This is a predicted structure of a 265-nucleotide part of an RNA (large-subunit ribosomal RNA, domain VI) from a Candidatus Methylomirabilota bacterium. Its mean pLDDT, the model's own confidence on a scale to 100, is 86. It matches the Rfam family "Bacterial large subunit ribosomal RNA".
Context: one part of a larger RNA
RNA sequence: UGUUCGAAACUUGAGUGGGUGCAUCCUUAGUACGAGAGGACCAGGAUGCAUAGACCUCUGGUGUAUCCGUUGUCCCGUCAGGGGCAUGGCGGAGUAGCUAGGUCUAGUUAAGAUAAACGCUGAAUGCAUAUAAGCGUGAAGCUGUCCACAAAACUAGGUUUCGUUGUCCUUCGGGACGAUAGAUUCGGGGAAGACUACCCCGCAUAUAGGUUGCAGGUGUAAGCACAGUAAUGUGUUGAGCCGAGCAAUACUAAUCAAUCGAAAA
Numbered sequence: 001u002g003u004u005c006g007a008a009a010c011u012u013g014a015g016u017g018g019g020u021g022c023a024u025c026c027u028u029a030g031u032a033c034g035a036g037a038g039g040a041c042c043a044g045g046a047u048g049c050a051u052a053g054a055c056c057u058c059u060g061g062u063g064u065a066u067c068c069g070u071u072g073u074c075c076c077g078u079c080a081g082g083g084g085c086a087u088g089g090c091g092g093a094g095u096a097g098c099u100a101g102g103u104c105u106a107g108u109u110a111a112g113a114u115a116a117a118c119g120c121u122g123a124a125u126g127c128a129u130a131u132a133a134g135c136g137u138g139a140a141g142c143u144g145u146c147c148a149c150a151a152a153a154c155u156a157g158g159u160u161u162c163g164u165u166g167u168c169c170u171u172c173g174g175g176a177c178g179a180u181a182g183a184u185u186c187g188g189g190g191a192a193g194a195c196u197a198c199c200c201c202g203c204a205u206a207u208a209g210g211u212u213g214c215a216g217g218u219g220u221a222a223g224c225a226c227a228g229u230a231a232u233g234u235g236u237u238g239a240g241c242c243g244a245g246c247a248a249u250a251c252u253a254a255u256c257a258a259u260c261g262a263a264a265a
Base pairs, nucleotide, nucleotide: 001152005163006162007161008160009159010158011157015149016148017147018146021049022048023047024046025045026044027043033038051106052105053104054103055102059100060099061098062097066093067092068091069090070089071086072085073084074083075082076081111143112142117137118136119135120134165178166177167176168175169174182260183259184258185257186202187201188200189199190198207253208252209251210249211248212247213246214245216242217241218240223236224235225234226233227232
């Protein structure tokens, strides 16, 4: 841009792509079969491998500044307490998120047409012959069942809901400016994201920040008191601090506004 008024939501599925995997063990059964050695079909069950998808409860990883310890040096006048730099200085842990060697799930099963192969009926050829007419059985393969996309499928599909009004000009063909369903810009954001797109929210508000509480992490802060010559220890104290998590709460910011937007009967 089109889809023959304009929108919003939900869909059908022509068509396209993907998947549809394999092994071992147990029962049937040491049965059928076989002199024995050996050793089934059919049917039922269990486990595993590889692959794929989803997820983070568990087991782990990461977690560049969440907590603690600690070395050297510089600084905050000194002590104490802190800060900077040294690979995040080094070391020990670790929330959210992300993640796999973690967890969960899946490949089930109809049906149809067939291949090799095996048949039924049956002539040509009074017999015979699965084939010439006709009718069957038959595979992890084909179609389909399952998953994803999909109406530019130009034969451009379907359903539901919402909205189609006013003024002015007119050469009466129409034109201009508004209004409306709705959409966009803009703003606050997001398990969405390079940008864009997508999704939510915008005061009639929990969208983000802040604050408070909780979870969770670290591991008993500082100050003071006491014990000790002191290093240090003990008490106050599971203390203090804390990024992303879960809630509550309008304190702050989502202001003000702008743009587009439709016929015929």
The RNAcentral record of the full RNA draws on ENA.